A computed fold for a 539-nucleotide part of an RNA from an uncultured Candidatus Saccharibacteria bacterium, annotated as small-subunit ribosomal RNA, 5' domain. The RNAcentral record of the full RNA draws on SILVA. Model confidence (mean pLDDT): 82 of 100.

Context: one part of a larger RNA
RNA sequence: GGAUGAACGCUGGCGGCGUGGAUAAGGCAUGCAAGUCGAACGGAAAAAUCUUUCUGAAAGGUUUGAAGUAGAUAGUAGCAAUACUUGAUAUGGAUAGCACGGAUGAUCUGAUUUUUUAGUGGCAAACGGGGUAGUAACAUGUGGGAACAUACCCAGAAGUCGAGAAUAAUCCAUCGAAAGGUGGACUAAUACUCGAUAGUCCCUACGGGGUAAAGUCUUCGGACGCUUCUGGAAUGGCCUGCACGGUAUCAGCUAGUUGGUAGUGUAACGGACUACCAAGGCAAUGACGCCUAGGGGAGGUGAGAGCCUGACCCCCACCAUUGGAACUGCGACACGGUCCAAACACCUACGGGUGGCUGCAGUCGAGAAUCUUCGGCAAUGCACGAAAGUGUGACCGAGCGACGCCGCGUGAUUGAUGAAGCCCUUCGGGGUGUAAAAAUCUUUUAUGCAUGAGAAAAUUAUUGAUGUUAGUGCAUGAAUAAGGGGCUCCUAACUCUGUGCCAGCAGGAGCGGUAAUACAGAGGCCCCGAGCGUUAUCC
Numbered sequence: 001g002g003a004u005g006a007a008c009g010c011u012g013g014c015g016g017c018g019u020g021g022a023u024a025a026g027g028c029a030u031g032c033a034a035g036u037c038g039a040a041c042g043g044a045a046a047a048a049u050c051u052u053u054c055u056g057a058a059a060g061g062u063u064u065g066a067a068g069u070a071g072a073u074a075g076u077a078g079c080a081a082u083a084c085u086u087g088a089u090a091u092g093g094a095u096a097g098c099a100c101g102g103a104u105g106a107u108c109u110g111a112u113u114u115u116u117u118a119g120u121g122g123c124a125a126a127c128g129g130g131g132u133a134g135u136a137a138c139a140u141g142u143g144g145g146a147a148c149a150u151a152c153c154c155a156g157a158a159g160u161c162g163a164g165a166a167u168a169a170u171c172c173a174u175c176g177a178a179a180g181g182u183g184g185a186c187u188a189a190u191a192c193u194c195g196a197u198a199g200u201c202c203c204u205a206c207g208g209g210g211u212a213a214a215g216u217c218u219u220c221g222g223a224c225g226c227u228u229c230u231g232g233a234a235u236g237g238c239c240u241g242c243a244c245g246g247u248a249u250c251a252g253c254u255a256g257u258u259g260g261u262a263g264u265g266u267a268a269c270g271g272a273c274u275a276c277c278a279a280g281g282c283a284a285u286g287a288c289g290c291c292u293a294g295g296g297g298a299g300g301u302g303a304g305a306g307c308c309u310g311a312c313c314c315c316c317a318c319c320a321u322u323g324g325a326a327c328u329g330c331g332a333c334a335c336g337g338u339c340c341a342a343a344c345a346c347c348u349a350c351g352g353g354u355g356g357c358u359g360c361a362g363u364c365g366a367g368a369a370u371c372u373u374c375g376g377c378a379a380u381g382c383a384c385g386a387a388a389g390u391g392u393g394a395c396c397g398a399g400c401g402a403c404g405c406c407g408c409g410u411g412a413u414u415g416a417u418g419a420a421g422c423c424c425u426u427c428g429g430g431g432u433g434u435a436a437a438a439a440u441c442u443u444u445u446a447u448g449c450a451u452g453a454g455a456a457a458a459u460u461a462u463u464g465a466u467g468u469u470a471g472u473g474c475a476u477g478a479a480u481a482a483g484g485g486g487c488u489c490c491u492a493a494c495u496c497u498g499u500g501c502c503a504g505c506a507g508g509a510g511c512g513g514u515a516a517u518a519c520a521g522a523g524g525c526c527c528c529g530a531g532c533g534u535u536a537u538c539c
Base pairs, nucleotide, nucleotide: 001539002538003537004536006535007534008533009532010531013408014407015406016405017404018403019401020400026364027363028362030361031360032359035123036122037121040120041119043117044116045115046114047113048112049111050110060100061098062097063096068091069090070089074085075084076083077082130319131318132317140243141242142241143240144239145238148236149235150234153232154231155230156229157228158227159226160225161195162194163193164192170185171184172183173182174181175180201210202209203208215224216223217222245291246290247289252282253281254280257279258278259277260276261275262274263273264272294316295315296314297313298309299308300307301306321342322341323340324339325338344355345354346353347352372398374397375396376395380394381392382391383390384389411441412440413439414438421432422431423430424429446476447475448474449473450472451471455466483528484527485526486525487524488509489508490507494523495522496521497520498519504511505510
């Protein structure tokens, strides 16, 4: 000198773009963050339409306005709290009346259509979002390899036949404070089971053996599915060469250890695992141990070589209160799934239950220190759906913080041998200084009013959170806007007063003991400027 996810001190006008829990992977109130499909299914609820039978009147309308509930006010007793009484008014809609209403069909029965959706079922929930605790190793980076898997997507080939038994929902009964159950009865499916068929599939001793399916909607043309096989795309699993911290005050380490045979297991190779056999394997080119640490693209600095770093953004890995385990599934050993154990916290009728912010906000704590319990699905994506669409704290936006970078402004021109004030003085004068005042001008910005996009459009129409936006026009009036650090030398910038080795300064050298350009104040000057200094860290 440059740099920073910075912090602290003084100061602080605006805008754009970025960026903001680095410490306690400490604890968390509250709300939201993963749903969707009724074109898979049976129900349930609501509305509308049509309709059989019965009845000769009901629903409804209008008027009336009981009890009950709440209760203004007032009175009585009392010191008072209070008790008793009163009962305006409001609420309530019993009862009664009217004969308005209805044969142009009320009630009722059944059907159809539309809307909604608790449950069964499908897909998604393994993505997206967060964090860096662990990990010094096939974790990452780069280059090879062979023994594998793949839902959705694309291409091709073929098929989609028959039958059955249940169960949730629902209803009934019942247990429990709750969370949540238990028993009985009924029912559906693209849920479940069985059979048939069988090649482009699998096994084979080549004789043969084995394995599948589901329907829904329809304008009747078809559309979306389902089953099997082959190929692709892309993704993932596995093996491996090389590269990739410190420490020898860690020198020896290793029995599933190293290899073989046969098996088990897996999607797949393999001591991955088991039995038997052999005795190997690694190591000063640093094994083993201990400490530290996510890796890379990249970032900082430097002429480069290098050194340092791994915030934001992207790729990979790992983690989800701690430890363990599997289930489901194409995919997890699963952040907002399940089970077990532990700690912690909460509810409880004491019998028992519930929870997991390292999602977005927010809170406490610790800390030098890090934001709103905001708006919207309009855009981009993702999930589901035939679609309309629904969901989305991803995302798009706004808010807060000079935290950073960039841009703009705080006025411009004229204005005296030069006001006042202040400072210095050799008392003559000099400095602040065209600076001010004053005059003329401008309006970036500010404030107010008006206007007003693009981002968003397809086939007409509709659709913008941001947004009282940006931009544009008009009006007002210099109006709303300057500080911080330094001035002995390094190092740009000097005098006076006070102090007197005191008070103090200080990055280093060093200043201060009566003429201090080094302390403190003032004037002047220098540097930078909405910032300026200090501290910390790196080059």